[in-house]
RNA sequence: ACUAACGCUGGCGGCGUGUCUUAGACAUGUAAGUCGAACGGGUUGCUAUUUUGUAGCAAUACAGAAUAGCGCUAGUGGCGAACGGGUGAGUAAUGCAAAAGUAACUUUCCUUAGAGUGAAGAAUAACCUCGAGAAAUCGUGACUAAUUCUUCAUAUUCUCAAUAGACAUAUGUCUAUUGAGGAAAGGCUUCGGCCGCUCUGAGAUAGGCUUUUGGCCUAUCAGUUUGUUGGCGGGUUAACAGCCCACCAAGACUACGACGGGUAGGGGGUGUGAGAGCAUGACCCCCCACAUGGGAACUGCGACACGGUCCCAACUCCUACGGGAGGCAGCAGCCUAGAAAUUUGGGCAAUGGACGAAAGUCUGACCCAGCGACGCCGCGUGAGGGAUGAAGUCUCUCGGGAUGUAAACCUCUGUUGAGGGGAACGAUAAUGACGGUACCCCUCGAGGAAGCCUCGGCUAACUCCGUGCCAGCAGCCGCGGUAAUACGGAGGAGGCAAGCGUUGUCCGGAAUCACUGGGCGUAAAGGGUGUGUAGGUGUCCUGGUGGGUCAAGUGUGAAAUCCAACAGCUUAACUGUUGAAGUGCACAUGAAACUAUCGGGAUUGAGGACAUGAGGGGAGAGCGGAACUCGCGGUGUAGCGGUAGAAUGCGUGGAUAUCGCGAGGAAUGCCGAUGGCGAAGGCGGCUCUCUAGUAUGUUUCUCGUAUGAGAGGCUGAAUAAUUUUAAUCUUCGGGUUUUGAUUAAUCGGUCCUGACACUGAAACACGAAAGCUGGGGGAGCGAACGGGAUUAGAUACCCCGGUGGUCCCAGCCCUAAACGAUGUACACUUGGCAUGCGCUAUAUUUGUGCGUGCCGUAGGUAACCUGUUAAGUGUACCGCCUGGGGAGUACGCUCGCAAGGGUGAAACUCAAAGGAAUUGACGGGGACCCGCACAAGCGGUGGAGGAUGUGGUUCAAUCCGAUGCAACGCGAAAAACCUUACCUGGGUUUGACAUCCUCUGACAGUCCCUGAAAGGGGAUCUUCCCGAUUUAUCGGGACAGAGUGACAGGUGCUGCAUGGCUGUCGUCAGCUCGUGUCGUGAGAUGUUGGGUUAAGUCCCGCAACGAGCGCAACCCUUGUCUUUAGUUGCUACUAUUCAGUUAAGCACUCUAAAGAUACUGCCCCGGUUAACGGGGAGGAAGGUGGGGAUGACGUCAAGUCCUCAUGGCCUUUAUAUCCAGGGCUACACACGUGCUACAAUGGGUUGAACAAAGGGUUGCCACUCCGUGAGGAGGAGCUAAUCCCAUAAAGCAGCCCUCAGUUCGGAUUGGAGUCUGCAACUCGACUCCAUGAAGUUGGAAUCGCUAGUAAUCGUGGACCAGCAUGCCACGGUGAAUACGUUCCCGGGCCUUGUACACACCGCCCGUCACACCACGAAAGUUGGCUGUACCAGAAGUUGCUGGGCUAACCCCUGAGCUUGUCGAAGGGGAGGCAGGCACCUAAGGUAUGGCUGAUGAUUGGGGUG
Repeated sequence: ACUAACGCUGGCGGCGUGUCUUAGACAUGUAAGUCGAACGGGUUGCUAUUUUGUAGCAAUACAGAAUAGCGCUAGUGGCGAACGGGUGAGUAAUGCAAAAGUAACUUUCCUUAGAGUGAAGAAUAACCUCGAGAAAUCGUGACUAAUUCUUCAUAUUCUCAAUAGACAUAUGUCUAUUGAGGAAAGGCUUCGGCCGCUCUGAGAUAGGCUUUUGGCCUAUCAGUUUGUUGGCGGGUUAACAGCCCACCAAGACUACGACGGGUAGGGGGUGUGAGAGCAUGACCCCCCACAUGGGAACUGCGACACGGUCCCAACUCCUACGGGAGGCAGCAGCCUAGAAAUUUGGGCAAUGGACGAAAGUCUGACCCAGCGACGCCGCGUGAGGGAUGAAGUCUCUCGGGAUGUAAACCUCUGUUGAGGGGAACGAUAAUGACGGUACCCCUCGAGGAAGCCUCGGCUAACUCCGUGCCAGCAGCCGCGGUAAUACGGAGGAGGCAAGCGUUGUCCGGAAUCACUGGGCGUAAAGGGUGUGUAGGUGUCCUGGUGGGUCAAGUGUGAAAUCCAACAGCUUAACUGUUGAAGUGCACAUGAAACUAUCGGGAUUGAGGACAUGAGGGGAGAGCGGAACUCGCGGUGUAGCGGUAGAAUGCGUGGAUAUCGCGAGGAAUGCCGAUGGCGAAGGCGGCUCUCUAGUAUGUUUCUCGUAUGAGAGGCUGAAUAAUUUUAAUCUUCGGGUUUUGAUUAAUCGGUCCUGACACUGAAACACGAAAGCUGGGGGAGCGAACGGGAUUAGAUACCCCGGUGGUCCCAGCCCUAAACGAUGUACACUUGGCAUGCGCUAUAUUUGUGCGUGCCGUAGGUAACCUGUUAAGUGUACCGCCUGGGGAGUACGCUCGCAAGGGUGAAACUCAAAGGAAUUGACGGGGACCCGCACAAGCGGUGGAGGAUGUGGUUCAAUCCGAUGCAACGCGAAAAACCUUACCUGGGUUUGACAUCCUCUGACAGUCCCUGAAAGGGGAUCUUCCCGAUUUAUCGGGACAGAGUGACAGGUGCUGCAUGGCUGUCGUCAGCUCGUGUCGUGAGAUGUUGGGUUAAGUCCCGCAACGAGCGCAACCCUUGUCUUUAGUUGCUACUAUUCAGUUAAGCACUCUAAAGAUACUGCCCCGGUUAACGGGGAGGAAGGUGGGGAUGACGUCAAGUCCUCAUGGCCUUUAUAUCCAGGGCUACACACGUGCUACAAUGGGUUGAACAAAGGGUUGCCACUCCGUGAGGAGGAGCUAAUCCCAUAAAGCAGCCCUCAGUUCGGAUUGGAGUCUGCAACUCGACUCCAUGAAGUUGGAAUCGCUAGUAAUCGUGGACCAGCAUGCCACGGUGAAUACGUUCCCGGGCCUUGUACACACCGCCCGUCACACCACGAAAGUUGGCUGUACCAGAAGUUGCUGGGCUAACCCCUGAGCUUGUCGAAGGGGAGGCAGGCACCUAAGGUAUGGCUGAUGAUUGGGGUG
């Protein structure tokens, strides 16, 4: 933007528009008639006149006849019916459009002009008669008219022929003469005329035919054609022409796409677009074609005819079965098809058409109305006021907010609507379907009139509830798995609005087929390479022409449309008038630069000649040496060979090794290279022959044998001088750079042809390896194959063998990552380095040409990169690309012996595939570094028995959580009850706990009954505080009880909704920012590099400069010293005691406060004069002194809703709460962590020694007594440097044990007790006696530790009534080892690769199995279109014939009479007709091909899941 359809909704008007499908079939009505002024009839119509009969006195009435007029009319005749209206099937050209031509033509009616309209004759319909038939309809006989038909006459500026002339020229036009031929119709009249008719000229209109140009797809259609192409002569036509025919010739079309196939009416225009284009051809206008399918002619000015004819075919209908009728793609309407499309309306009033003299008749053309929101346009559905803002609804942080001035309410208006009244234009006189319509006036009254879509982003518009990967949404991205702005509903909002969305189609965006306006190194894309045809493109000067080109002009480019201005409907849509435009085509005139073409010239492009040179360029022939294998012979003996290690294999029949001789085939060491040659593939020993390409160089004259020497002209390069131009600086003196000219000297060049060129579809040639055919050859190597190994397997990698092949000749194949992934040619554009081959010049450096490389400027590029060997800037030509997969597949064609090659799709499927670069992560990649990471050591775990935790199992319950490191002596620093969350049972329901309200009362205590208790029932006792006062009450408060409802409560769920806290990487050295710079950008730089450190610690360098969080330091503790202080601590001196007990003292120890000390400060060496490192001195301590606290940005949706807090959900006589008992303590089993051991470095026993740090009044408890002991009974001290816990133990000394299941080990069990506690049964700890299990050092594997550490020894504390092998803390004794960084684990930094980015626990390939989908093949089967050959052939035209039939005209004869240009009957002729024959031909048939669909058991691969 729609000729739209569908869903929801729907007030009005105007203007438009309405079967896109079935060119399917059609009931009914209607769409083409008209003329009586062409004609003869008819007439039960009307009028008039005359007349007959009857009745009547008559007027008159009734019945009948005749004549005339008016009207109507079937038929003859004329005109029309070829217009108007419909449709788009066919048609790719017989069509359409634009422009021409017709000297090759026609044109009824109309206009205009001229001439004419004389004479004679014939028939026939109607009507009548008879007949056939069901009908449609038809036939026989007889009559008649005309503007019907026929004959004769006359006639030009008519036609034809001939002759002559003028003009034009393609065959023509005009004039003159002669000859031949050809016309007619009347009607009406007011008698004036009017309308007709015939011939001719001109005009107008309408057509026919011809030419050029233009507009679809397909080459998987490449050759087509026999009336085909042309000629001569005929025929046909209005007219040219193979349009048709006979003959002759062999042509005609075609890569500028013939022929074939598919599709399609064409144009003006329409939609879109900036335009160029792309798409389209509804309505309106022009042209064409068609009228059920096919064929044919007739009539006519015109048709091969929509509402005519004939024939064939299909279909429908009528029928008396003999025959007939029909054609809506006219207007309405019906059926069918379909997503889809209207009334069987009114009127000829207007416009137009047919006929007519006219009145008029006809007109589904047309004008109107009806139906459809189908489109465009306009209007309305109310306007103003009205609240800190009603109700309802939604939301909420419960305060509020939104709907919202919206409503109510008040005041208005009257478009629209309803009722009533008037009333047009369209027709200036008659005539109005529309229509009592538009429009106008009055009355009424906000009343009857709003929906649809959307609200995650694109894209304007947000919340709540429901749902819970369900239901659903979706244009793309994508939403939905319990807090969904995305689903459904609601509130609100946004958009459009009588419509709104959806679907479909076209254009745009899409520069995404690129003419305007793209690309091809790596994204899709350069042909494997060359030669070369057509084609495209092409150097300089000059002349002609004027095809292209350009200029102004003429004609045309229909109207409508578009655009502009103005105008008419109230406005707009719509319509009118005028203008512009129509970029085009044709014609004629002019220009001559460019291009083209025809000439002439030139030399710079190109080529040639000569000279010189380099080279694995190619082909053929010959000749070598080394190595290898084999054969023969000699020496010689047991192994050889092979591998990571082996084995198969070879060898006592003599191998390997070694020497000599011989044979054979293939390849050519060193030179050798980043080198050379070739178009590419490719080419490597030496020599010869043949052959191709390539690089460099070239003057004339004279002298000279030649090399060479000298001179001159032209020209190039750089240099110098003079002059000049311009810019810029200036101290105005000039300086610097630059343009052009001249001169000078120096060096170099100076042959021939004359555009011969470049590129290059088609074509041709070459073309690695492998492969194929035939014949040779075969040493080594070696697909296939055999064997041995490796392995889970090993159809592999490794080893031993080994065939085709590799080699040669002849012939095929024709593909490669045939790559520089870069087509060929030419020109221009800074440089540096290297190298191969020439020339010049040389002592050397240099200069120049060609080639081969590297690095790089500008520029280019998405970036990477490229960069005079371009991927830069241009020119010319070729090839190729247009998302991924399907697929380089299928089918077809073609090449090939085959294998296969070339060309080369579609269905279907996905939303990506891909390039370059970035940051990470990862790597059985690299470099560097660190850590008890390994290594070196010490001690353990894993085996035993206890303890404890977990899993599993069990159970009424074994509450819950934690699960690799980073869960498992974890939450729990204490489960007998409690705790407790779990189970069973018994109770309570505003609740055990909080706040508010009402009522009552103090509460509490004591006792009794019941019960397991909670609780229930009863008795007794008692009567709080403050204030006001009226002294009896009121008010308030605390507490308790009862009641009511708001609410309480929840260790119920979600740690994946959260806060907070914590673990972990990791005390690892990292993580970032600002500004600047670089990059299109992501990003980079800084932070990398060289050193160094425990450290991103520090130094140096550097497009970076700084900064922050981390590191370090600051803090605590410990180690040394000083000062202060001196009790409860200490005791050297003086006394004293059993004893620091006391006096005395504060020196020491110690205590606890403040300070000091250590900083690589000093020395030496190394290092970059650095950072720093090594060594040393001093020092209590030395390089962070030891230890602790301290944990960056972040990761793990890590852990925790059961610490706490908290959103949402759930529960509310229960998931809340109280109580009793039970459970968390179970036990075939598995794992983790610890304890005790297995013993003599030990166990037992006796004696005697040395700590630190803590705790204590509900407590620690000295001391005494009792008990074997746990402990008990008394009882001092201590609120603690004072008293107590409290003996430290290992160690040391003595004695016993002597290697054993023990004097080891202590589990288990029995008995007896103690303590705590309401209570130790389930289920505590401890004591004594007895018992005396496993266990003799622990498999695979695995843990900790680097110094006061490991190991070992004991002590204290928290929690706690009681309970410690756990946890936290304390001190005693006190080692071994570290070569070192290859490896395991973890980490840091740099670099590299990546198809990974939920990031290697990643990604991902193929088969197989199953389901679905589309496609290919297939024995065939079945349609459509079409070719060829033949048969047969309707209607019909034409030709021939026509013995039959025949009015007009002619001839013969001549009955007859009116005696004539008369004429009956008869005969003949001309003409005509029926009929017959021939050609052509539709439908039809037979045979055989081609193309194209559908389908097909089975089969093949492909796609998706």
Predicted 3D model of a 1505-nucleotide RNA (small-subunit ribosomal RNA) from an uncultured bacterium. Rfam family: Bacterial small subunit ribosomal RNA. Its mean pLDDT, the model's own confidence on a scale to 100, is 82.